Predicted 3D model of a 72-nucleotide RNA (transfer RNA) from a Gemmataceae bacterium.

[in-house]
RNA sequence: GCUGCUGUAGCUCAGUGGUAGAGCGCUUCAUUGGUAAUGAAGAGGUCGAGGGUCCGACUCCCUCCAGCAGCU
Numbered sequence: 001g002c003u004g005c006u007g008u009a010g011c012u013c014a015g016u017g018g019u020a021g022a023g024c025g026c027u028u029c030a031u032u033g034g035u036a037a038u039g040a041a042g043a044g045g046u047c048g049a050g051g052g053u054c055c056g057a058c059u060c061c062c063u064c065c066a067g068c069a070g071c072u
Stems, first nucleotide, its partner, number of pairs: 001071007010024004018055001026042005048064005
């Protein structure tokens, strides 16, 4: 230098154009003599950045950034 993959909640990850989700973690409540476990409820997201297409974009297209892998 070229090619490919990945980027979504604190962490690990789903989500192939129509209201952004799960598990763990966090908060509150119930249960217990207390803790753990269990159950219920809740908070937490400019979906890496910018632009384009579209009635509508996490999703499709372009550029850039970061990480990983391969080739030279």
The coordinates come from a structure-prediction model, not an experiment, and the mean pLDDT is 82. It matches the Rfam family "tRNA". By type it is a transfer RNA.